Overview:
Large-subunit ribosomal RNA, domain IV from a metagenome, 333 nucleotides, folded computationally.
Context: one part of a larger RNA
RNA sequence: CACAGCUAAGGAACUCGGCAAAUUCGUCCUGUAACUUCGGGAGAAGGGACGCCUACCCUCGCGAGAGGGAGGCCGCAGUGAAGAGGCCCAGGCGACUGUUUAGCAAAAACACAUGGCUUUGCGAAUUCGAAAGACGACGUAUAAGGCCUGACACCUGCCCGGUGCUGGAAGGUUAACAGGGGGGGUCAUCCGCAAGGAGAAGCUCUGAAUCGAAGCCCCAGUAAACGGCGGCCGUAACUAUAACGGUCCUAAGGUAGCGAAAUUCCUUGUCGGGUAAGUUCCGACCUGCACGAAUGGUGUAACGAUCUGGGCACUGUCUCGGCUGUGAGCUCG
Numbered sequence: 001c002a003c004a005g006c007u008a009a010g011g012a013a014c015u016c017g018g019c020a021a022a023u024u025c026g027u028c029c030u031g032u033a034a035c036u037u038c039g040g041g042a043g044a045a046g047g048g049a050c051g052c053c054u055a056c057c058c059u060c061g062c063g064a065g066a067g068g069g070a071g072g073c074c075g076c077a078g079u080g081a082a083g084a085g086g087c088c089c090a091g092g093c094g095a096c097u098g099u100u101u102a103g104c105a106a107a108a109a110c111a112c113a114u115g116g117c118u119u120u121g122c123g124a125a126u127u128c129g130a131a132a133g134a135c136g137a138c139g140u141a142u143a144a145g146g147c148c149u150g151a152c153a154c155c156u157g158c159c160c161g162g163u164g165c166u167g168g169a170a171g172g173u174u175a176a177c178a179g180g181g182g183g184g185g186u187c188a189u190c191c192g193c194a195a196g197g198a199g200a201a202g203c204u205c206u207g208a209a210u211c212g213a214a215g216c217c218c219c220a221g222u223a224a225a226c227g228g229c230g231g232c233c234g235u236a237a238c239u240a241u242a243a244c245g246g247u248c249c250u251a252a253g254g255u256a257g258c259g260a261a262a263u264u265c266c267u268u269g270u271c272g273g274g275u276a277a278g279u280u281c282c283g284a285c286c287u288g289c290a291c292g293a294a295u296g297g298u299g300u301a302a303c304g305a306u307c308u309g310g311g312c313a314c315u316g317u318c319u320c321g322g323c324u325g326u327g328a329g330c331u332c333g
């Protein structure tokens, strides 16, 4: 040093934090709160009993026997060794059982039942595959695919200007194709003494107008689609504040609920509680730097090797160490 056992008095003073250890632990009887989705919570919590002996009594049984009672005995100790929940209060998050980073993360992450939007009429959509074909499905809208939300309760406000999606088709724009005005090259031929010039048909290069779909522009709808949800000034008979008014801007200016919050910078906000003393915690307030309604809002019994604060019990975590055992190490062989 490692692993075990014990430890006076105190009992969390340790520490980021009761980490670790200790406490509790079985069976029977008793008893059991808030809250609650009436199932739970609950083994809540708390309390008591437990061995052995007897020819005795009662009940039940056909009986072996079982249960209850009476009397007695011993120890420090009777679930006599071993195995065998610590508990309570309050809050955050997630409803729950589950799943996950094989080898630093088990969670508040994922999933989930529920809810919604959307696609798909069947040779379905989606997906794989140049295709044949297959999955979907030997299914058929109470079905199948995609996306979001995430039990349950109460709810889910306003904005379609932007982006997306759906619908529309009048107008604008718009490809290939079609079309071929016109232009260029070549050349029979013609003109010219020559140089050179003109140039039909054909061939060839190019090519204007015109025609021409979807899309885009455009017009509507749609937010449980992506998303967004203001500023300044004044005003009440103390003061303060502003129900009220004015003005600018916007597509519309954040509704209900919640709020220093897993979100609050200033901030250890302020007040109350708890402590002798509390940057944490709980309850309020609202001045929300920068909550907010299925990227869901607010609650919520039960549940959790979850996170946070407090308490009881208990303890070598500590005051503060000590002793013992078994190893390792060291010395000798």
Base pairs, nucleotide, nucleotide: 001327002326003325004324005323006322007321009319010318013317018314026050027049028048029047030046035040037151051073052072053071054070056069057068058067059066060065074078086312087311088310089309090308091307092306093304094303098110099109115148116147117146118145119144120143127134128133152299153298154297155296157229158228159227162226163225164222165221166220167219168218171217172216173215178210182206183205184204185203186202189198190197191196230248231247232246233245234244257291258288269285270284271283272282273281
Its Rfam family is "Bacterial large subunit ribosomal RNA". On this family, see Cannone et al., BMC Bioinformatics 2002: "The comparative RNA web (CRW) site: an online database of comparative sequence and structure information for ribosomal, intron, and other RNAs".